Predicted 3D model of a 104-nucleotide RNA (SAM riboswitch aptamer (S box leader)) from Granulicella sibirica. Rfam family: SAM riboswitch aptamer (S box leader). Its family is annotated with regulation of gene expression in the Gene Ontology. About the family: The SAM riboswitch is found upstream of a number of genes which code for proteins involved in methionine or cysteine biosynthesis in Gram-positive bacteria.
RNA sequence: AUUUCAUGCAGAGUGGUUGAGGGACGAGCCCUGAGACGCCACGACAACCGGACAGCUACUUGGUACCGGUGUCAACUCUCUCCUGGAAACGGGGAACAUGAGAU
Numbered sequence: 001a002u003u004u005c006a007u008g009c010a011g012a013g014u015g016g017u018u019g020a021g022g023g024a025c026g027a028g029c030c031c032u033g034a035g036a037c038g039c040c041a042c043g044a045c046a047a048c049c050g051g052a053c054a055g056c057u058a059c060u061u062g063g064u065a066c067c068g069g070u071g072u073c074a075a076c077u078c079u080c081u082c083c084u085g086g087a088a089a090c091g092g093g094g095a096a097c098a099u100g101a102g103a104u
Base pairs, nucleotide, nucleotide: 001104002103003102004101005100006099007098008097013042014041015040016039017038021031022030023029026080027079028078043073044072045071048069049068050067051066052064053063077096082093083092084091085090
C1' cells in the first nucleotide's frame, strides 16, 4: 500500500507548553485568545489483541479490567452528500473515514 472481518447512538480530562487554527475531504453547522491544533506529564474510559483469573460448558461463547500491545477522552463517525421507505418527523442500506485483528 491493497484486501478481509469486527466495531463506530454508551463511556472518559486536568495541568504544563505553544500561540491560530480545528472538527479527514466538499457543503452546512459548530469549537476556539475565557487559548484551538500540536507536543509533554499525570489521569480516565473502553475491552479489539496476547496473557492471567473465575464461571458455564464441552470448544466455543460471554465475564473480570490484574499485566502487556493498541485505541479513545466536544457534538451519533457533529450532520448531510449516493440508493431507498415516508406527507413530514424520522428510518433502512451503501460509500467514505476511523480503530482493532488477520491476510497478501